The RNA shown here (Bacterial RNase P class A) has 352 nucleotides and comes from a bacterium. Rfam family: Bacterial RNase P class A. Gene Ontology terms of the family: dimeric ribonuclease P complex, tRNA processing and ribonuclease P activity. By type it is a ribozyme. It was read from a public genome assembly, where an Rfam model found it.
C1' cells in the first nucleotide's frame, strides 16, 4: 500500500419566523376544564418494514384426560420465553483470518434412486480372463472354432455397481492370505458432555435416501387493544322454530366438567371515557462469569395521534441526496439501504 474477515457509530446539524399535537402553568369565560389567548417543555427508526417465532396483558374459564394434529432435533448453558443467542464437538467451504449446517434413527417396517448400464439390493455376466474335453492347420509350439466349466481383479455405464490401496498367492481370479485404513466388538485414558485418542479381537452387514412416508425423545388450550372494562342515549316488553331422553360453552373429536336456553327473521344505538405507556424500561458505573447474561449503586422518564399530529420559508456548516412514518408493549429472527467514520484480525507485496 493492496485485497480479504468480523464488529461499532453516524445517516444530518445549528440560528430565526410561521404552523400542528400531547403535557403544565397564567389570565379571560362558561351550566360544564365547553371554550378563548398567552408561556414553557416534549414531538418517529436502525430497521418504525415483514407478520414469521415468543411471550406480557385482556376475555372465553372452575381448568383436567385421551386420541388426532403441529413444532424442535449433536451437547452444555443464557433467557420470562422462543423456531433466539452464548461457548464447544462434529461435518463442509475457504491458503487463511472466518463463515455455513434440516445436526437423533437406515440392524423396527413401507417406499423412490430417471435416463444409461448385463445388472439399483435376497442383484448380475455386455465387452473380457483361464483351460482338462472335442475338432482344424502346422516338423513341433503358437493360432482358430465349437459347447461346457470357473470368474468378477481388468474395460464400459452412472451421483452411486459385493470396502480402498500394495504385496503374496492362483490355471485366471477373489479379503484367498498378509500389512495399512475402513467397518464392527470389547476395554483403557482425557472430557460434566457431544466426542477425540490408544490397545486387543475379528474378515466383516453388499448401497444412498427420512425439508420421502416412518420410529424416537421434548414441548404444545384458543381468540385478539377493532383484546376488554364502563357511562350516556335510543328502540319493537317484536315475530318464528326445536326443547331437559334436549339445547350450548370449552381449536377438531371423545371422556370429564360447566350453564339453562339456543337458532333464524326484524328494529335501535355507531357517542364519549378508560385500557394509553413505569416497563422482563433506558443510561453510567463496579463486581461475577471465555461469552451469551446476571447482580448492586446512582440516574433519567425521552410521542400517545383516533379521517389519525411534527409541515414550511430564510441563512450558515455539511458525507448526508439512502432505506424509508409509530397505533397495546416488549426479546429476536428476516429483508431493504446513498453515503461517510472509527477498530480489531487474516493473505499478498515493497521499504527500513
Nucleotide at each position: 500500500a493492496a485485497g480479504g474477515g468480523a464488529a461499532g457509530c453516524c445517516g444530518g446539524a445549528u440560528g430565526g419566523c410561521c404552523g400542528c399535537a400531547g403535557u403544565g402553568u397564567a389570565a379571560g369565560g362558561u351550566a360544564a376544564u365547553u371554550c378563548u389567548u398567552a408561556c414553557a417543555u416534549u414531538g418517529a427508526g436502525g430497521a418504525a418494514a415483514g407478520u414469521c417465532c415468543g411471550a406480557a396483558c385482556u376475555c372465553c374459564a372452575c381448568a383436567g384426560g385421551g386420541u388426532g394434529g403441529a413444532a424442535u432435533g449433536c451437547u452444555g448453558g443464557a433467557u420470562a420465553a422462543c423456531g433466539u443467542c452464548c461457548a464447544g464437538g462434529c461435518g463442509g467451504a475457504g491458503u487463511a483470518a472466518u463463515c455455513c449446517g434440516a445436526c437423533g434413527g437406515a440392524a423396527a417396517g413401507u417406499g423412490c434412486c430417471a435416463c444409461a448400464g448385463a445388472a439399483a439390493a435376497c442383484a448380475u455376466a455386455c465387452c473380457g480372463c483361464u483351460u482338462a474335453c472335442g475338432g482344424u492347420g502346422u516338423u513341433a509350439u503358437c493360432g482358430c472354432c465349437g459347447g461346457a466349466a470357473g470368474u468378477a481383479a481388468g474395460g464400459g455405464u452412472g451421483a452411486a455397481a459385493a470396502g480402498g490401496c500394495g504385496a503374496g498367492g492362483u490355471a485366471a481370479g477373489a479379503g484367498c492370505u498378509c500389512a495399512c485404513c475402513g467397518c464392527g466388538c470389547a476395554u483403557c485414558g482425557g472430557g460434566u458432555a457431544a466426542c477425540c485418542g490408544g490397545u486387543g479381537c475379528g474378515g466383516c452387514a453388499g448401497g444412498g435416501u427420512a425439508a420421502a412416508c416412518c420410529c424416537c425423545a421434548u414441548u404444545c388450550g384458543g381468540a385478539g387493544c377493532a383484546a376488554g372494562a364502563c357511562u350516556a342515549a335510543a328502540u319493537a316488553g317484536g315475530a318464528g322454530a326445536c326443547c331437559a331422553u334436549a339445547g350450548g360453552g370449552u381449536g377438531a373429536c371423545c371422556c370429564a366438567u360447566c350453564c339453562u336456553g339456543u337458532c333464524u327473521c326484524g328494529g335501535g344505538u355507531u357517542a364519549g371515557u378508560c385500557g394509553c405507556a413505569u416497563g422482563a424500561a433506558g443510561c453510567a458505573g463496579a463486581g461475577a462469569g471465555u461469552a451469551a447474561u446476571c447482580u448492586c449503586u446512582g440516574u433519567u422518564c425521552a410521542a400517545g395521534a383516533u379521517g389519525a399530529a411534527u409541515g414550511g420559508c430564510c441563512a450558515u456548516c455539511u458525507u448526508a441526496u439512502a432505506c424509508a412514518g409509530a397505533a397495546u408493549u416488549c426479546g429476536g429472527c428476516u429483508u431493504a439501504c446513498a453515503g461517510g467514520c472509527u477498530u480489531c484480525c487474516c493473505u499478498u507485496u515493497g521499504c527500513u